[in-house]
RNA sequence: CGCCCGACAGAGCACACCCGGAGCGAUCCGGGGCCGCAAAACUAGAGGUCUCCCCCGUGGCGCCCCGCGCCACCCCCGUGUGGGGAGAUAGCUCGGUGCCGAA
Numbered sequence: 001c002g003c004c005c006g007a008c009a010g011a012g013c014a015c016a017c018c019c020g021g022a023g024c025g026a027u028c029c030g031g032g033g034c035c036g037c038a039a040a041a042c043u044a045g046a047g048g049u050c051u052c053c054c055c056c057g058u059g060g061c062g063c064c065c066c067g068c069g070c071c072a073c074c075c076c077c078g079u080g081u082g083g084g085g086a087g088a089u090a091g092c093u094c095g096g097u098g099c100c101g102a103a
Base pairs, nucleotide, nucleotide: 012037013036017032018031019030020029021028022027035091041097042096043095045094046093047092048089049088050087051086052085053084054083055082056080057073058072059071060070061069062068063067074078
């Protein structure tokens, strides 16, 4: 000097729960409260979990054609750890940025 660790100290945050507020909801914001946290600081990229909305068989026809509409039929108004979309969760995991710190 570099890397790792994270004691002491000084700081920081704030689970559950309660009150008020926002939201369809998951949940979030403020106050109280302190289970705990070496990042329990920030970040929604990947996964998990949670919430809300939509869709679901067959044949034919039409159209602005891969999407939509209409008609008819079928043992079941097709339904299950199904598909799609929008959100939430960072104190679920991984990832990114990155704080104090000497034996």

Predicted 3D model of a 103-nucleotide RNA (c-di-GMP-I riboswitch aptamer) from a Gemmatimonadota bacterium. The coordinates come from a structure-prediction model, not an experiment, and the mean pLDDT is 76. The model forms 95% of the base pairs in the Rfam consensus. It was read from a public genome assembly, where an Rfam model found it.